The prediction has a mean pLDDT of 83.
Transfer RNA from a sheep gut metagenome, 71 nucleotides, folded computationally.
The sequence is in RNAcentral, with records from MGnify.
Rfam family: tRNA. Rfam's curators write: Transfer RNA (tRNA) molecules are approximately 80 nucleotides in length.
[in-house]
């Protein structure tokens, strides 16, 4: 350059076009003599601009960044 995939919560990662979830991690409570483990709550996210649609994290095209190939 070209071909292919990825990019979602501090992290690792789900989601048939119809309420964006979970493990951790963080903060609060609760249990304990304290603490850790257990319970239970809370905040917290669809890379960027469009475009299809009654509705787009999901389809489309482009840009960015990252992975593998290929020359």
């Nucleotide at each position: 350059a070209g071909g292919c995939g990825g990019u979602u919560a501090g992290u690792u990662c789900a989601a048939u076009g119809g309420u964006a979830g979970a493990a951790u991690a963080u903060c609060c409570g609760g249990c304990u003599c304290u603490g850790a483990a257990c319970c239970g709550g809370a905040a917290g996210a669809c890379a960027u601009a469009g475009g299809u649609u009654c509705a787009a994290a999901u389809c489309c095209u482009a840009u960015a960044c990252u992975g593998u190939c290929u020359g």